[in-house]
């Protein structure tokens, strides 16, 4: 420099047009002398930005920027 691949909840990651999810943390309740676990239910997201295309975009298209890896 040049390819490509990732970026989504605190953290690890589904999701590839049509109201965004789990699993661990987290909270609250059961249970238990009590703590752990178990088990029921609750909260947590400008889907890295910025344009475009479509009625609609987390999803498709460019652009930036960070991170990883491959050529040179």
């Nucleotide at each position: 420099g040049c390819c490509g691949g990732c970026a989504u909840a605190g953290c690890u990651c589904a999701g590839g047009g049509g109201u965004a999810g789990a699993g661990c943390a987290g909270c609250u309740g059961a249970u238990u002398c009590g703590u752990a676990a178990c088990c029921a239910g609750c909260a947590g997201g400008u889907c890295a930005u910025g344009g475009g295309u479509u009625c609609a975009a987390u999803u498709c298209c460019c652009a930036c920027u960070g991170c990883c890896g491959g050529c040179u």
This is a predicted structure of a 72-nucleotide RNA (transfer RNA) from Desulfobulbus propionicus.
The sequence was found in a public genome assembly.
Rfam family: tRNA. About the family: Transfer RNA (tRNA) molecules are approximately 80 nucleotides in length. It is annotated as a transfer RNA. Rfam links the family to the GO term triplet codon-amino acid adaptor activity.